About this RNA: This is a predicted structure of a 1503-nucleotide RNA (small-subunit ribosomal RNA) from a Candidatus Saccharimonadota bacterium. The prediction has a mean pLDDT of 82. The sequence is in RNAcentral, with records from SILVA.

RNA sequence: AGAGUUUGAUCCUGGCUCAGGAUGAACGCUGGCGGCGUGCCUAAUACAUGCAAGUCGAGCGGUAAGGCCACUUCGGUGGUACACGAGCGGCGGACGGCUGAGUAACGCGUAGGAACGUACCCCAAACUGAGGGAUAAGCAUCAGAAAUGGUGUCUAAUACCGCAUGUGGCAACGUAGAGCACUGCUUUGAUCUAGAUUGCUAGCUAGCGCCGGCAAGAUUAAAUCAGUGCUCUACGUUGUUAAAGCUUUGGCGGUUUGGGAACGGCCUGCGUCCGAUUAGCUUGUUGGUGAGGUAAUGGCUUACCAAGGCGACGAUCGGUAGCUGGUCUGAGAGGAUGAUCAGCCAGACUGGGACUGAGAACGGCCCAGACUCCUACGGGAGGCAGCAGUAGGGAAUUUUCCACAAUGGGCGAAAGCCUGAUGGAGCAACGCCGCGUGCAGGAAGAAUGCCUUCGGGUUGUAAACUGCUUUUAUAGGUGACGAAUAUGACGGUAGCCUAUGAAUAAGCCUCGGCUAACUCCGUGCCAGCAGCCGCGGUCAUACGGAGGAGGCAAGCGUUAUCCGGAAUUACUGGGCGUAAAGAGUUGCGUAGGUGGCACUGUAAGUCGGUAGUGAAAGCGUGUGGCUCAACCAUACAUACAUUACCGAAACUGCAGAGCUAGAGGACGAGAGAGGUAUCUGGAAUUCCCAGUGUAGGGGUGGAAUCCGUAGAUAUUGGGAAGAACACCGAUGGCGUAGGCAGGGUACUGGCUCGUUCCUGACACUAAGGCACGAAAGCGUGGGUAGCAAACGGGAUUAGAUACCCCGGUAGUCCACGCCGUAAACAAUGGAUGCUAGCUGUUAGAGGUAUCGACCCCUCUAGUAGUGAAGCUAACGCGUUAAGCAUCCCGCCUGUGGAGUACGGUCGCAAGACUAAAACAUAAAGGAAUUGACGGGGACCCGCACAAGCGGUGGAGCGUGUUGUUUAAUUCGAUGGUAAACGGAGAACCUUACCCAGACUUGACAUCCUUGGAAUUUUGCCGAAAGGCGAGAGUGCUUUAUUGAACCAAGUGACAGGUGUUGCAUGGCCGUCGUCAGCUCGUGUCGUGAGAUGUUUGGUUAAGUCCAUCAACGAGCGCAACCCUUGUGGUCUGUUGUAUUUUUCAGGCCAGACUGCCCCGGUAACGGGGAGGAAGGAGGGGAUGAUGUCAGGUCAGUAUUACCCUUACGUCUGGGGCUACAAACACGCUACAAUGGCCGGUACAAAGGGCAGCCAAGUCGCGAGACGGAGCAAAUCCCAUCAAAGCCGGUCCCAGUUCGGAUUGCAGGCUGAAAUUCGCCUGCAUGAAGUCGGAAUCGCUAGUAACGGUAGGUCAGCUAUACUACCGUGAAUACGUUCCCGGGUCUUGUACACACCGCCCGUCAAGCCAUGAAAGUCGCCAAUACCUGACGUGUGAGCUUUGCCUCGCCCUAAGGUAGGGGAGAUGAUUGGGGUUAAGUCGUAACAAGGUAUCCGUACGAGAA
Repeated sequence: AGAGUUUGAUCCUGGCUCAGGAUGAACGCUGGCGGCGUGCCUAAUACAUGCAAGUCGAGCGGUAAGGCCACUUCGGUGGUACACGAGCGGCGGACGGCUGAGUAACGCGUAGGAACGUACCCCAAACUGAGGGAUAAGCAUCAGAAAUGGUGUCUAAUACCGCAUGUGGCAACGUAGAGCACUGCUUUGAUCUAGAUUGCUAGCUAGCGCCGGCAAGAUUAAAUCAGUGCUCUACGUUGUUAAAGCUUUGGCGGUUUGGGAACGGCCUGCGUCCGAUUAGCUUGUUGGUGAGGUAAUGGCUUACCAAGGCGACGAUCGGUAGCUGGUCUGAGAGGAUGAUCAGCCAGACUGGGACUGAGAACGGCCCAGACUCCUACGGGAGGCAGCAGUAGGGAAUUUUCCACAAUGGGCGAAAGCCUGAUGGAGCAACGCCGCGUGCAGGAAGAAUGCCUUCGGGUUGUAAACUGCUUUUAUAGGUGACGAAUAUGACGGUAGCCUAUGAAUAAGCCUCGGCUAACUCCGUGCCAGCAGCCGCGGUCAUACGGAGGAGGCAAGCGUUAUCCGGAAUUACUGGGCGUAAAGAGUUGCGUAGGUGGCACUGUAAGUCGGUAGUGAAAGCGUGUGGCUCAACCAUACAUACAUUACCGAAACUGCAGAGCUAGAGGACGAGAGAGGUAUCUGGAAUUCCCAGUGUAGGGGUGGAAUCCGUAGAUAUUGGGAAGAACACCGAUGGCGUAGGCAGGGUACUGGCUCGUUCCUGACACUAAGGCACGAAAGCGUGGGUAGCAAACGGGAUUAGAUACCCCGGUAGUCCACGCCGUAAACAAUGGAUGCUAGCUGUUAGAGGUAUCGACCCCUCUAGUAGUGAAGCUAACGCGUUAAGCAUCCCGCCUGUGGAGUACGGUCGCAAGACUAAAACAUAAAGGAAUUGACGGGGACCCGCACAAGCGGUGGAGCGUGUUGUUUAAUUCGAUGGUAAACGGAGAACCUUACCCAGACUUGACAUCCUUGGAAUUUUGCCGAAAGGCGAGAGUGCUUUAUUGAACCAAGUGACAGGUGUUGCAUGGCCGUCGUCAGCUCGUGUCGUGAGAUGUUUGGUUAAGUCCAUCAACGAGCGCAACCCUUGUGGUCUGUUGUAUUUUUCAGGCCAGACUGCCCCGGUAACGGGGAGGAAGGAGGGGAUGAUGUCAGGUCAGUAUUACCCUUACGUCUGGGGCUACAAACACGCUACAAUGGCCGGUACAAAGGGCAGCCAAGUCGCGAGACGGAGCAAAUCCCAUCAAAGCCGGUCCCAGUUCGGAUUGCAGGCUGAAAUUCGCCUGCAUGAAGUCGGAAUCGCUAGUAACGGUAGGUCAGCUAUACUACCGUGAAUACGUUCCCGGGUCUUGUACACACCGCCCGUCAAGCCAUGAAAGUCGCCAAUACCUGACGUGUGAGCUUUGCCUCGCCCUAAGGUAGGGGAGAUGAUUGGGGUUAAGUCGUAACAAGGUAUCCGUACGAGAA
């Protein structure tokens, strides 16, 4: 000090989260020792038991118990005072200890003040004389269960009461002095009345009038003098007022007065949480006078008088809370906190009260209430928020310990007693600090574990092993400080010494990024993890385990809370055009804040100095003590403030007197849809009347509803009415904004310019407040031509509560009154100053010029455009700032919930203003970038359309696919980019599928062992595979063991798998697309993603080329190089041709390059022409950029991972892949006369051939058979090498002499085998079909169409398929509007999985929080009334003068009542949020298919 997270990527805004520190903590796992600290944060809940405040015999009467002495009948008795129970009396129980409920307050903190008190202690002065009457205890007796009490009687005091004395105290009076206050006279000012009084009067003015002076009134300041009152001091007089003794004889006490120390009571300034959805509060209230009361001031109390006092600088009310020194955090400023320690306050079961006392109540009293306990039922007792402890609550917090040895406290003369204060120990890793669990050597880098590319790596010097040490531990010995005379709980503790022996001692968390640390196995969106992002769907560094590693360490993690990071409330230190945020108008203006130039004074702010306070502890620094540290001690400094005094006078403030640059006024001009009222004009629409006139009109994308023969529309004339004002008219004008438009008049607001005359800071802003405020809407009354929510009808549509059309009411208009909101926008508050220009335009002025007006120049005020600097996240802003500064106001703090609920104010209502929370969520958002997309735009191309030719879709058949069926119908391919595709050929084989029968190191490979050569003949069983046998045969090589090849058997490593995953892959392929694109280096621009280059203007088939340009170059693509074809030349030439030329085959070369001419053009290039076989790429092919589709293929091969291993492997026989309701795709043959059939006749190219092609010849109607010549091919054969074609003949428009499906019979061929399931031939049979709906395909020239030929695969074939070959050989293209696809540029975007995108709302379902609600339930604080304990005060009474009785005032508690406040709950109900795959639509994002959005009104399933 930062980091992660919004996006495809970027910058910004902005939230969420993390890394740090801390804790009175808790929980999980683990746990060796010591020191020092700390330990009910919750129930101020209830408490069993014990202890926590007593002491004094030197105050008193005394002697219950004990000791001692004496006596004794051994039961006791007496004495003593060594002591002492109970009692009287004194002092102390007001300290110490605990807790934080209450309290928002003079409670606390800090600094001050005056009207007070004080026992014990200290100092000073004076005194301490003489008396009196009681009473407790005791004794006796009575009541009661007890607590306790009554009566009688005796007695003492430092208990109580008179008297004396009076240094003194107190009170009254008198005299003197000082101070303060009030009243009055006089003098000198100031202010007000006053912008408007009265009188007198000078001056100015033409006059109206203006202005000055004097006098009169009120208030007030200062000074002199006089009077009155109060306070203080001194003196005098009068009145009143004290005491206690004890003693060891040293003293200790007592009384009065004054002072001190320390403590306490009271008062004041300042500071001290949140809420305005709490705005008004207050009647003893605020002040005065008299009285009372108190230690003391005071409404503290009371009577009377006055009507005040507090409050927006937040009163009152509500909520929360003890305050502080400090503590935690932070760089600091701050924020949070108030355990332990210390100061103050408050409380003691709850509420109230007084008594005693110097002082008031935790372990005192009285009363009331709740609760608990005892009881003999009549009555009584109690208060752990003291120390331990118990129950309860809770996540959670200790021993019913030791001692008064130390420190301190109470009493006492003292000894001493008491002390749960305190000192210690115990429990708890709760915290901080320290120590240890060993150290050194040790590589065969052991073993084990884990991983592995099988080589090794790692665990790891780690262990073993060798040597050493003993902190700690255990045992033994010794043994403190704390203590001053004595006295040690801690404690035989700390420390020291000796012995034993590595011996007694390591865990927790993490390892995807943030964040240090990685692999294997298991699991398979499961189980689970998670602080945020997120991980897990078969190869998980993220889950679980293991190995290894990292971090910390007697701890480690988690949870909770606080600060930090967070500049994320911004004082230090943020913002508001578009991200959240400028109020509709600052229009007027109050409080408040701020304020021009210069002078004098003052000293509030400000600055400096001195002094006081700022407790101690803590923090900081130095030093020291525990072995160190924590801890402790000591010294010093700082901080935080604050008070007093002295000084300074620049700045701010205040006071006084000035100035004119701000502001305002006067005078002279000017522009304008500025406002209000009234009058008035023409065009148009509609309606009415009349004329002309006839069948339509109107409306739309197209129609219809509608109007019209009862005469419309059209047209002419006349009339009525209302509303709005064409042209001028304009980034023109005016207004604070909303807004303002025909013309005239009246009244009126503001603005600009010029002169520089007047006032003299009069200014700026502006919380509240007042005013204005489009449209819609509301009320009352008018008005209503047009338009037009709602509504009615017609269309559109799946629907159409819409868009379109025909109608149409509120409304729109006027007057008056409300409403108070808009995307009320420049999404930009107001004021002032400063900071480059240029160009328009409006208003005015000046200058120049002119006869004059224009023109031109300058200034001011507006209104626009473009731009320097600067600013900005960017876009953009830029003298009209979003620049640089100052002042004031308003507003913002993630998104949703929500501008909503509740409450309040306003409103007739609609509603407006003010304005949350729970809950949910990790984003929401701004600007810009690259793509993609658009029912956006521009340009261009393509058999894309158009123009043509021929098809498909209908029929039959072939083939493939789906589906269905089946034991199996093996598998894959599925829009384009699957479907005559893998398959260039399923009868067996193929074959992967099914059934059945077999084998298990295997059908195939390598290694090892044993045997045998190999090989071959043959029998039986079996469907075969195979099984069981019987013979023949002995090879090659050798160092004589064997070796090589082969066969068989055995063993285990292994083989094998067309099993899964093409979404783990390689390779190959399809497609966009033979489209013209895709990129890079350097430079430049931009914060950046990125841009530029590659855009633009031309041109091209082309990112082809040219020109230009912050770009210059380059690469992959294009083109060319390659093959083939078309022309010529040349060379060679058999098996080809052959008479030469030719043809043919194979090489080599030439030829075409816009080279030449004309035209256009800067150029590139284009148009035309010549020549030429060929002309502008001559035709065709091969060649396929970056990438897209998780496209296809694990079944062609290869291959990761997983799976099977007497089977998912292998062999065999048979079956299936050939099924058949239906659908689709690709084809063949046709439907005929441009034809069928018959006869004759002509012309190819390119291929193939030895398990092959097969000639001649013969046989057969034919398929074919026999035959065997030739040929490994320019030689022979397939193969006459064709068929369309041409020449004749026939058929005569028909289901035919078309068409050939289907079927029967008879044959041929291949092959072990033709049934499932082959092909061919002959004879016979002769189906559908008469040119094909919607729709759709191919093709631009040797092309389409038509015709045949060959080849591969192959024993044969289902080939009508595919791949090649030649023959015959067209038509059409105006053109780019439209359909499809593509390219470039541009534009919009809420898309980026990229439009097959995104996304809205109702409804239905689950869950969550919340509002309303008839009510219900307790709680809180007040109010009114009733009753009213104890008790103080007061009054009265008396058979009793009392601890008496009765009354009055006040009051706690209680009761009644109506309201208020906050909360819980509530049938039902409202919206909200949320939840992988529900329903309805399609609202928004592109022109989102009706541009979107805002306000308002009405209507509607929903948008």